This is a predicted structure of an 83-nucleotide RNA (SAH (S-adenosyl-L-homocysteine) riboswitch aptamer) from a Thiotrichaceae bacterium. It was read from a public genome assembly, where an Rfam model found it. Its mean pLDDT, the model's own confidence on a scale to 100, is 76.
[in-house]
RNA sequence: UUGCUUGAGGAGCGUUGCAAUCUGAUUUUUACAUCGGACCAGGCUCAAGCAUAUUUUCACUAUUGCAACGGCGCUCAGCUAUA
Repeated sequence: UUGCUUGAGGAGCGUUGCAAUCUGAUUUUUACAUCGGACCAGGCUCAAGCAUAUUUUCACUAUUGCAACGGCGCUCAGCUAUA
C1' cells in the first nucleotide's frame, strides 16, 4: 500500500436501485463488453487481527483528549429548550 475478518459509530419499518456479488442471454469485438433478472442504502470512517506490497528514521513510555459522515419517507430512544 492492498485485501480479508471482527468490533464500534443509538434503533426499527417501508421504499428507489448506482457499484459490487450471483445468474441467464448476446457478440467469432472474448472484454474492465452489452442487455435482462435476483439481491442491494455502514459499500464510508475509526480501531484490532491476519495476509500482502513498499520503504529505512522508525520504535517505545507517560499524560491528555476524542470523532466526522451515512438517498427518500415515517417511528422510537437519548439530550436541550419552550408550552
It matches the Rfam family "SAH (S-adenosyl-L-homocysteine) riboswitch aptamer". Its family is annotated with regulation of gene expression and S-adenosylhomocysteine metabolic process in the Gene Ontology.